[in-house]
RNA sequence: GCUGGUGUGGCGGAAUCGGCAGACGCAAAGGACUUAAAAUCCUUCGAGGGCAACUUCGUAUCGGUUCAAGUCCGAUCACCAGCA
Numbered sequence: 001g002c003u004g005g006u007g008u009g010g011c012g013g014a015a016u017c018g019g020c021a022g023a024c025g026c027a028a029a030g031g032a033c034u035u036a037a038a039a040u041c042c043u044u045c046g047a048g049g050g051c052a053a054c055u056u057c058g059u060a061u062c063g064g065u066u067c068a069a070g071u072c073c074g075a076u077c078a079c080c081a082g083c084a
Base pairs, nucleotide, nucleotide: 001083002082003081004080005079006078007077010026011025012024019067028044029043030042031041032040046057047056048055049054060076061075062074063073064072
């Protein structure tokens, strides 16, 4: 240099042929139980704004197609593998 693959919350990892993003698990926080703890159970758990109701944004980055994109197309970046 060329080819292929991968990139999603703090971590792992789902999401049918393009149709509610983050299922499920781990970690974390609060609570129940306990003399106390462990275990177990319940709730919460991306970011900004708002007293709240709610609202806007968010799938490596930037564009494009589309009513609608994690998914399709282009470029770029990072990592992995192969070829030279």
Molecule: transfer RNA
Organism: Clostridia bacterium